Small-subunit ribosomal RNA from an uncultured bacterium, 1412 nucleotides, folded computationally. It matches the Rfam family "Bacterial small subunit ribosomal RNA". Gene Ontology terms of the family: structural constituent of ribosome and ribosome. The sequence is in RNAcentral, with records from Greengenes.
[in-house]
RNA sequence: UUAGAGUUUGAUCCUGGCUCAGAAUGAACGUUGGCGGCGUGGAUUAGGCAUGCAAGUCGAGCGCGAACCGGCCUUCGGGCCGGGGAGAGCGGCGAACGGGGUAGGAUCACCUCGGUGACGUACCCCCCGAACGGGGAUAGCGGCGGGAAACUGCCGGUAAUACCCGAUAAUCUGCUUUUGUUUUACGACAGGAGCAGCAAAGGUGAGAUUCCGUCGGGGGAGCGGCUGAGGUCGUAUUAGCUAGUUGGUAAGGUAACGGCUUACCAAGGCGAUGAUGCGUAGGGGGUGUGAGAGCAUGGCCCCCACCACUGGCACUGAGACACUGGCCAGACACCUACGGGUGGCUGCAGUCGAGAAUCUUCGGCAAUGGGCGCAAGCCUGACCGAGCGACGCCGCGUGCGGGAUGAAGGUCUUCGGAUUGUAAACCGCUGUCGGAGGGGAUGAAAUGCAUGGGGGUUCUCCCCCGUGUUUGACAGAGCCUCGGAGGAAGCACGGGCUAAGUUCGUGCCAGCAGCCGCGGUAAUACGAACUGUGCGAACGUUAUUCGGAAUCACUGGGCUUAAAGGGUGCGUAGGCGGCGGCACAAGUCAGGUGUGAAAUCCCCCGGCUCAACCGGGGAACAGCGCUUGAAACUAGGUCGCUUGAGUGAGGCAGGGGUGUAUGGAACUUCCGGUGGAGCGGUGAAAUGUGUAGAGAUCGGAAGGAACGCCGGCGGCGAAAGCGGUACACUGGGCCUUGUCUGACGCUGAGGCACGAAAGCUAGGGGAGCGAACGGGAUUAGAUACCCCGGUAGUCCUAGCCGUAAACGAUGGGCACUGGGUAGGGGGCUCGCCGAUGGGCUCCCUGCCGCAGCGAAAGCGUGAAGUGCCCCGCCUGGGGAGUAUGGUCGCAAGGCUGAAACUCAAAGGAAUUGACGGGGGCUCACACAAGCGGUGGAGCAUGUGGCUCAAUUCGAGGCUACGCGAAGAGCCUUAUCCUGGGCUUGACAUGCACGGAUUAGCCGGCGGAAACGUCGGUGACGCCGCAAGGUGGAACGUGCACAGGUGCUGCAUGGCUGUCGUCAGCUCGUGCCGUGAGGUGUUGGGUUAAGUCCCGUAACGAGCGAAACCCCUGUGGCCAGUUGCCAGCGCGUCAAGGCGGGGACUCUGGCCAGACCGCCGGCGUCAAGCCGGAGGAAGGCGGGGACGACGUCAAGUCAUCAUGGCCCUUAUGCCCAGGGCUGCACACGUGCUACAAUGGGGCGGACAGAGCGUCGCCAGGCCGCAAGGCCGCGCCAAUCGCAAAAACCGCCCCCCAGUUCGGAUUGCGGGCUGCAACCCGCCCGCAUGAAGCCGGAAUCGCUAGUAAUCGCCGAUCAGCACUGCGGCGGUGAAUGUGUUCCUGAGCCUUGUACACACCGCCCGUCAAGCCAC
Repeated sequence: UUAGAGUUUGAUCCUGGCUCAGAAUGAACGUUGGCGGCGUGGAUUAGGCAUGCAAGUCGAGCGCGAACCGGCCUUCGGGCCGGGGAGAGCGGCGAACGGGGUAGGAUCACCUCGGUGACGUACCCCCCGAACGGGGAUAGCGGCGGGAAACUGCCGGUAAUACCCGAUAAUCUGCUUUUGUUUUACGACAGGAGCAGCAAAGGUGAGAUUCCGUCGGGGGAGCGGCUGAGGUCGUAUUAGCUAGUUGGUAAGGUAACGGCUUACCAAGGCGAUGAUGCGUAGGGGGUGUGAGAGCAUGGCCCCCACCACUGGCACUGAGACACUGGCCAGACACCUACGGGUGGCUGCAGUCGAGAAUCUUCGGCAAUGGGCGCAAGCCUGACCGAGCGACGCCGCGUGCGGGAUGAAGGUCUUCGGAUUGUAAACCGCUGUCGGAGGGGAUGAAAUGCAUGGGGGUUCUCCCCCGUGUUUGACAGAGCCUCGGAGGAAGCACGGGCUAAGUUCGUGCCAGCAGCCGCGGUAAUACGAACUGUGCGAACGUUAUUCGGAAUCACUGGGCUUAAAGGGUGCGUAGGCGGCGGCACAAGUCAGGUGUGAAAUCCCCCGGCUCAACCGGGGAACAGCGCUUGAAACUAGGUCGCUUGAGUGAGGCAGGGGUGUAUGGAACUUCCGGUGGAGCGGUGAAAUGUGUAGAGAUCGGAAGGAACGCCGGCGGCGAAAGCGGUACACUGGGCCUUGUCUGACGCUGAGGCACGAAAGCUAGGGGAGCGAACGGGAUUAGAUACCCCGGUAGUCCUAGCCGUAAACGAUGGGCACUGGGUAGGGGGCUCGCCGAUGGGCUCCCUGCCGCAGCGAAAGCGUGAAGUGCCCCGCCUGGGGAGUAUGGUCGCAAGGCUGAAACUCAAAGGAAUUGACGGGGGCUCACACAAGCGGUGGAGCAUGUGGCUCAAUUCGAGGCUACGCGAAGAGCCUUAUCCUGGGCUUGACAUGCACGGAUUAGCCGGCGGAAACGUCGGUGACGCCGCAAGGUGGAACGUGCACAGGUGCUGCAUGGCUGUCGUCAGCUCGUGCCGUGAGGUGUUGGGUUAAGUCCCGUAACGAGCGAAACCCCUGUGGCCAGUUGCCAGCGCGUCAAGGCGGGGACUCUGGCCAGACCGCCGGCGUCAAGCCGGAGGAAGGCGGGGACGACGUCAAGUCAUCAUGGCCCUUAUGCCCAGGGCUGCACACGUGCUACAAUGGGGCGGACAGAGCGUCGCCAGGCCGCAAGGCCGCGCCAAUCGCAAAAACCGCCCCCCAGUUCGGAUUGCGGGCUGCAACCCGCCCGCAUGAAGCCGGAAUCGCUAGUAAUCGCCGAUCAGCACUGCGGCGGUGAAUGUGUUCCUGAGCCUUGUACACACCGCCCGUCAAGCCAC
C1' cells in the first nucleotide's frame, strides 16, 4: 500500500466492448464575482513589424578639444594665455556572458559512467623570474573634393599601454642524446647533456623594488574541445544500403586524435539483435497519474544542445563561424534626387495577422548579479518591483448570541395541516475585510566621505574596531482614531450510476442526454416554481493525460464451443536442454567506495499571525563505475558417464507409397436370334423411346470406369489420404534383446517439400455419372427441388494452382497424477491336452468415469488436470479478408492486409417458457359415423355501410352482431336534432339577511308546453293577556355549492367474458446447481382428474379436481289441507260434492340407499379395470350451483363507486315536436316455408312448471272474430289464466306454385293509451309474392340427448316476443376408431423466437442522407 458501478437477457453465468465516479492542466467557454498573499500568463503563424529602450566602460594608456569662466590684447570681426571639459577618434577590456526561442536534428544531440599516453583556456588565485636599446607609421585634426543619402577620395601633419626591429633569457618550444620509474601502449613520468628559436609598457603620485598595470615559466580553480561503452519514438504496405564508401601508406590541416582533406593501394564496411528509407520529435533533472510496475508528458525553474529573416562563408579574438559584428546570395519591407542605399523584436514593452485563447509601449538600479574603472562612478528591459487576467494554489470575510404567535408571503395539502423556519422581524453584541484619517517598523548592510584607534617592519597600499554622515523604485504590516451590520453569494445538480423531490405547464411537440435512456395527457428525466443536495468566490461545460482498464496482462490475460492453433512435415537462425568431477568468475550474491548538480518529492526544524510560499538540516534519488570477496545455480572451459537420442541383431502386423501386369460382376453400345406393344418415369404426369420391332430374353463382340461379399467406432500414413489380384522397387511403425556411439536432444521465425475437391495448360481417353445448356412437370412465378436428355468435367500422362467445417473446430516435445471396460499388434508366464482361457507387460484405437480443471456444455494417463521448453495466433461488432501497395500465379485467384464511417452492442454456455408443415403418450361432438340445420326464399331482429337537422352511446375473430335493451308512439332518451324557456338551479347540506311576504288550495291572462305574469284564500311550534318576540320548514335575495349518461376502462375499485370443468398452479424444509433454476410435479401403472398405487433426494403442505350444497331417480318414517278416495255411508245425470278415512297418489320434512361392498377374471399380494349377482339406481346414476396460479393494458367511467381533466345563464335543468323505426346494399342470429311422415275439417285423450287484487277472470249475453256488456269466485295445492299441442279416430285434398306457402297490399273493425300520421298489437274479408330443399363454405348434437310438439313467465298501459328464461309431451340414429382438421394436457427434441411464429429475418428498390 490495491474499492467499484451502469449497460447485451424473460431471467442466469461467462466473454467482451462502450460509459461513469478520481486526480491533473501554461487552458478555453458560460453564469457569477468581496479582500489579500504567493505563483503564473502568445501552447496557434520559428508569420510580418511602427516607436522607445535592452552593452558599454576606462582621461590613472594617447593625441585633439566645443560650450562656458577668468586674465590680457583688439582693427570690435575677434585674437592670445589659463581654467574647463562636451564630443568623437586611436588604444585596452567587454561585447562569445546575461536575455529570448524550440525551427532543425533519430544524432555522440542528450542521459549515465569512463578515457584524453590526442588537447585548449583571457580575466581570478599561488609560486619563480624579468622589463635594455631603437624605429617608422596612422586615425583624430587641418586643407581641398565627390554624393540626395548612406558614405567616401586626395593632400598635409600627430600621440600612445597601437605597430615594428634589435638585445637579453630559461624552468618554455623544437631537434639530437642519455639515466631511472612506469605502462597494454609508440610520443607517459622524473632527471642529465648539447644545439637552435621566442619576451615586455607604462600609469598614478611630491615621491614607486613596495600601489595599479606589462613580459616569460610552473601550478591551481573554473570552463571548454575530442573520444569509448550502454541507453534513447513509430513504420517491414521501407530489405537490402554504401565510392571517401571500409581499411592501409604518405602528406596536408587542427589546440588536439581521426577518411577531417588529398594522392596511391587493398575490397572492404553496415544489415531481421532491423541497415537504408519514410514519418514524428529538442534531450535531461523533473512533472501528471498510478498501490506499484507502468503509462503519458518535458510549460514555469535548473543543466545541456541547437537557432537568431532564409541559405552559405570566413574574419577578429583566449574564446564565435558570432541574436542587437562583417561578406555574398535570396525573399520581404522601407528610403531615394532612380544613380544608389537601409533593415532583421525567437531581448523588454507594444502592434497587425491568424486563433477558442495568453498582459503594461509602467517604475527603479534601492537590493542581488554582471561589464568597465585604482576609485568615485557609468551602463545593465539581467534583475528588483508595480500594473492587468479568479489562470492556479493558499488564507480571510460576507456577521455573532437571543428570538415561536412557529408572523406575513411563497409552495404543497388527505384541508387537519406540513414546509420554507430561528430563517425573518425584534432585542442585545462584536468590529475581521473593505472605506476615511494618522503614523511609520522592515527590506540597508556594505561602499563612499569625515574622524578616532589598532595591525601588516616602511608606503600613495591592505585589514580590523568605534563615532558621525550618505543611499528605498516599490511594498507598507502591527498600532491609534472615525463610522456602522452597515459595502460583500453564487453556480451546478436532484430517473439509475450519484447526495438530493414535490406541484404546475407541455403532450414523441418543445426539448434533455456521459452511458442506460426520458417526452405520444397525471413526466421525481423536458420548461417553471417551491424545496432539497453538493461545492462555494467560485461553480459548471469542453478539450487533453493517467487511473479505474488484469481492456496489450513484466508484476498480471488468453486461444474445444466466446476473438484466437499455422493444412501437414523436414529443417536454418534463435530459444531451451540429462548425470558426475575439476578449475574459472562473465551472469548472480555480499561488503566497501566513487558518482548520482541544485531545485523538486519525503521527514524534522525554522521564517512570514496560519497556510500557500520560503529557509536550514537530513533522508532519498531502486542507476552507473571502481574495488574486495563467495561459488550453489546459469554461461563459457576441461575430464568422464549412460538413463535422453541414435545404432546393431532377432521377430511381427498393415487398404503406407510408386510402377507394371491381370481378373470377374455390373453397365453402355454394336451384331445376331426369339418375340410382338408397349417401355420408361412420377406424388400424379409429361417430355423421351417403340410396328423402320423398343422393353423383355438368349448368344456374341467392343469399351471405359469402379472394385460387391470379407468390411469391423478394424488397420496404415505427417497431413492430404489409402480398399479386386499378382509381381518388382520402396518409406515408416511395433515388440524382444541390450551390440555400439556418448547428450549427438526438443522446438523451430524465415526457408524448402507435400497438400482433398474444384479449376487451368498440352496431349490422350470417354462406359456410367454429370455443372452449363435444352426439354417435360410443379408453381402466382420456378433461371430450383422431381423427370427425359446432355457438354465441360470426372479417368490417364506431363505441368500449374495451394485452397477447405484441410475439424478432435484441441500446435509440438518431455515428465507426473486413482480406476473400470472393449478392440487391434507383440512379448513373458500358468494350466495334462484342447476350441481356447487366466495373470503380468509394451505400443495403438474407443467408451465410462476419481481427483482436479472449466462460464457451462464438458475434459478427465490419447487432459481441456499438474509442471517445464519452443513456435503460431487473439485484443468489441459491422465496414472486410474489402481497398491500396508489395509479392506469387497462364488465368481463376492466393499470401500479406488497412482506414474513413457506423453501432451499444456483437457473442459463448446453460435456464424457463413459447413455437415447429419435430417425436412419443393421452383427451374433447375435434374429426370420422349419424341426425337435424345455416349459407338460396319471404319476413323478424341485431350490425356494417349509406342517408339524415338528428338517425344518442357502448360492444368488434373465437370471447361484438335476438349483445347492454327482461318491452324506444310521448315518457323512457342520454352534449341525438330543431325550437322555446330557467339560472343557487329538477336534487343535497350549510351560512347570512328579509319578513307573513309564504307552503298548500282556487282562479284569470299570454303560451304548444315548460314557463312568465296577475289576483284570491291562507297555515305551524315556543313565550306572551295582547301588541309582539322567537324558532323550524317553505319562499325571496346573496354566498358556499349543486349538477354533468362530458373525457380518460391505457389512472382505478367492483363485476363480467375467455382459455376452461382444462388439470393444472404453487409453497415450506431438505437436496442438486456459481447462477437463472431444478428436484418434489419426472418415471412404471391407473383415472374424468397432479384420481389413486408403486418407485423415487426428497418429505410434507396449500389453491384447484373430488367431496360437502341444490334438483331428480327407489324406499321407509312422520304429517294430512286447499291435495287424495281403496273400503264404509250420503249424494248427483255426472263430479271427493259431503260424512269420513290416513290405505294409495300427491305434497314436504327427516332418514335409508351405492362403497368395486360381494363373486369371478386381469393386474406388481397395489391402485384399478373387465364381467356377473343383487338392486330403483352401479363403477363420478343424471342435471345444477361451484371456475386454481394466471392470460387477453379483453369488456364496462352509460348499473354503481372513484383519481385526474373539462363545462358552470351551460357540456347543468325544464318543455314541445322530431330522431333512435330512416334504405341501393352487405353480414350475423332467428321465424315461417317450399309440402302428402303433409295441409284442412270434425270428433276424442294425456302434462309439468308458473302467474294473478291497478290483477286473473268462471258463467251468461252480443259480435263471424278481435272484443264488448253483465258478473260468480279467488290475496289462491281452494278460484281463475286453462285450450295443452304433437297424438288418436273419421272425412276431404292427389303432386299442382297446389286446399303447399304465407309475404305484400286494399277495405272494414277491435283494444291499450292524453295521444297509434311518422311508429303499436289484434280481428274479419279480399289480395295472394318469393320459395319445389338451397354454390363455395359452415353450425349443433352421444340419450330422455338430437329432432319435433305445445304450455308458462319476467319486462309490460299496450306492443313489434319469431327473442330470452323455464316447463313438460312424443322421442331417434350413429360412433367404441384416432390417419387427418381444430383445440387441449404430460414427457422429450430443435431454436438466431421472449410485445414469444400474427415471432424473427434476408435481398432488391423510389426519395432522402453520408463517404469517395